Predicted 3D model of a 73-nucleotide RNA (transfer RNA) from Roseibium sp. RKSG952.
RNA sequence: GCCGCUGUAGCUCAGUUGGGAGAGCACGCCCUUGGUAUGGGCGAGGUCGAGAGUUCAAGCCUCUCCAGUGGCU
Repeated sequence: GCCGCUGUAGCUCAGUUGGGAGAGCACGCCCUUGGUAUGGGCGAGGUCGAGAGUUCAAGCCUCUCCAGUGGCU
């Protein structure tokens, strides 16, 4: 230099064919205990990597850039 893949909650990840942003763990409060652990209930937490475009509507489609990762040279 060329080609591909990944980027969504603190962490690991889902989100299929464009219309509700979610799960597990972690965190806060409560219940349960003599106390802890386990278990149960409720809750908080997100510019969906950045910008632009298409669309009535974009996490999802298109383009550019950034970061990480793999391959080729």
Model confidence (mean pLDDT): 81 of 100. Taxonomically the source falls in Roseibium (Bacteria, Pseudomonadati, Pseudomonadota, Alphaproteobacteria). RNAcentral holds the sequence, with entries from Rfam. It matches the Rfam family "tRNA". From the family's description: Transfer RNA (tRNA) molecules are approximately 80 nucleotides in length.